Overview: Transfer RNA from Pyrinomonas methylaliphatogenes, 77 nucleotides, folded computationally. Lineage of the source: Bacteria > Acidobacteriota > Blastocatellia > Blastocatellales > Pyrinomonas. RNAcentral records the identical sequence in 3 taxa. Model confidence (mean pLDDT): 80 of 100. It matches the Rfam family "tRNA". Rfam classes the family as a transfer RNA.
RNA sequence: GCCCGCGUAGCUCAGUGGAUUAGAGCGUUGGUCUCCGGAACCAAAGGUCGCAGGUUCGAAUCCUGCCGCGGGCACCA
Numbered sequence: 001g002c003c004c005g006c007g008u009a010g011c012u013c014a015g016u017g018g019a020u021u022a023g024a025g026c027g028u029u030g031g032u033c034u035c036c037g038g039a040a041c042c043a044a045a046g047g048u049c050g051c052a053g054g055u056u057c058g059a060a061u062c063c064u065g066c067c068g069c070g071g072g073c074a075c076c077a
Base pairs, nucleotide, nucleotide: 001073002072003071004070005069006068007067010026011025012024013023028044029043030042031041032040050066051065052064053063054062
């Protein structure tokens, strides 16, 4: 330098045939229960879907560039 994959909640990830309101588990917070705590149960908060632009009536999803991480290939005498 070239190619491929990944980037979504604090963590691990699903969704990637364009329209369902962005979700699950764990964690956090509150409540119920309990002598207290844990467990269990109920509820809630938390996201500009890496960044910017484009296509579209409509983008996490398609296209382009950039950034980060991982992997592969090549370069040289």